[in-house]
Context: one part of a larger RNA
RNA sequence: GAGUAACGAUAAUGCGGGUGAAAAGCCCGCACGCCGAAAGCCCAAGGGUUCCUGCGCAACGUUCAUCGGCGCAGGGUGAGUCGGCCCCUAAGGCGAGGCCGAAAGGCGUAGUCGAUGGGAAACCGGUUAAUAGUCCGGUACUGGGGUGCAUUGCGAUGGGGGGACGGAGCAGGCUAGGCCGGCCGGGUGUUGGAUGUCCCGGUUUAAGCGUGUAGGGAGGUGUGCCAGGCAAAUCCGGCGCAUCAAUCCCGAGGCGUGAUGACGAGCCUCUAUAGGAGGCGAAGUGGUUGAUGCCAGACUCCCAGGAAAAGCCUCUAAGCGUUCAGAUGCACGCCAACCGUACCCCAAACCGACACAGGUGGGCGGGGAGAGAAUCCUCAGGCGUUU
Numbered sequence: 001g002a003g004u005a006a007c008g009a010u011a012a013u014g015c016g017g018g019u020g021a022a023a024a025g026c027c028c029g030c031a032c033g034c035c036g037a038a039a040g041c042c043c044a045a046g047g048g049u050u051c052c053u054g055c056g057c058a059a060c061g062u063u064c065a066u067c068g069g070c071g072c073a074g075g076g077u078g079a080g081u082c083g084g085c086c087c088c089u090a091a092g093g094c095g096a097g098g099c100c101g102a103a104a105g106g107c108g109u110a111g112u113c114g115a116u117g118g119g120a121a122a123c124c125g126g127u128u129a130a131u132a133g134u135c136c137g138g139u140a141c142u143g144g145g146g147u148g149c150a151u152u153g154c155g156a157u158g159g160g161g162g163g164a165c166g167g168a169g170c171a172g173g174c175u176a177g178g179c180c181g182g183c184c185g186g187g188u189g190u191u192g193g194a195u196g197u198c199c200c201g202g203u204u205u206a207a208g209c210g211u212g213u214a215g216g217g218a219g220g221u222g223u224g225c226c227a228g229g230c231a232a233a234u235c236c237g238g239c240g241c242a243u244c245a246a247u248c249c250c251g252a253g254g255c256g257u258g259a260u261g262a263c264g265a266g267c268c269u270c271u272a273u274a275g276g277a278g279g280c281g282a283a284g285u286g287g288u289u290g291a292u293g294c295c296a297g298a299c300u301c302c303c304a305g306g307a308a309a310a311g312c313c314u315c316u317a318a319g320c321g322u323u324c325a326g327a328u329g330c331a332c333g334c335c336a337a338c339c340g341u342a343c344c345c346c347a348a349a350c351c352g353a354c355a356c357a358g359g360u361g362g363g364c365g366g367g368g369a370g371a372g373a374a375u376c377c378u379c380a381g382g383c384g385u386u387u
């Protein structure tokens, strides 16, 4: 230079009360404003206590601060079913032997790892200052091994099936959700109008059982032969014959149950400053619209022809054999360990040296107008961006 520029999106503040040494900024209330395919909610990654409570204000906070993602202290993360671990494999990694190479080492078989993929099973309500498909209540389900009873050809690292998959496109049936009416509870107050109007609520899970539905797919059953599936098969495959007009498989949703439960506007009692505790508890039904969600690994078309393996089903081999093995069904009781779980997550907590107008994958995403997830207004919810 200069007490100058700046104080980081022009979404916006104002007032009253409280606390306090002190209040534009903290807390409470009222009004106003902003977002609302987000500036709301839930996850993954990443971060790593930032979460909640108490006590503080030196420093940090572009101002102040009684406040804070700041300092100090205490507390907080509860699982058979969520995710991991586990079983399985992809790209890729490692790699016994092996091949190659002055050495170091490189490649690679069998294998062994490796999710971003496949594989068993849980919902609703309540509860904390802070966790909750984890705790509690109610109602379920899965796998394993054990015992008992009954029946009985079992048996795999091997064969077969299945798992199992592209893109585009249309139609149908549904549901979530929305809207309207009925019904229930409450109010009807001052200028004009108002007993027909205004405001609030009007829900409920999985599993199990029954119907098995809309719909989709495959013809089904028996039997003969066989050089294929590296051995074997009753399985798969191939070729025949007979017979039946159906049979089997998949399958949303709805209805009943679950539920004489739970929730529920509101009301009552107690404590009362905020706030909290306990109890009672009405109605809980029809229509309409309607998905990008489900049926759906569906269907149609097309060429560039669209993972693997295990779990699962089946077949036998070696072997075992009327059993102290194994398999199937039913019943009962037992087990289900370990790790993560707080909080932020389009952001002041992640990546950008910053409380940085940047960047960051997935899910939900209401109403009016609208083709629409555009745009404008708005619900729930969240904010007014720290001079």
Stems, first nucleotide, its partner, number of pairs: 013031006032384004040364004046344002050342001051075006060068002080141002082340003086119003092113003098107003122139005142336003146332007153320002158315004166302004172295003177289005183202002185199002188196001203262002208257004215250004219244008228236002263284001266280006303306001350359002366378004
The prediction has a mean pLDDT of 82. This is a predicted structure of a 387-nucleotide part of an RNA (large-subunit ribosomal RNA, domain III) from a Pseudomonadota bacterium. The full RNA is in RNAcentral, with records from ENA. It matches the Rfam family "Bacterial large subunit ribosomal RNA". Gene Ontology terms of the family: ribosome and structural constituent of ribosome.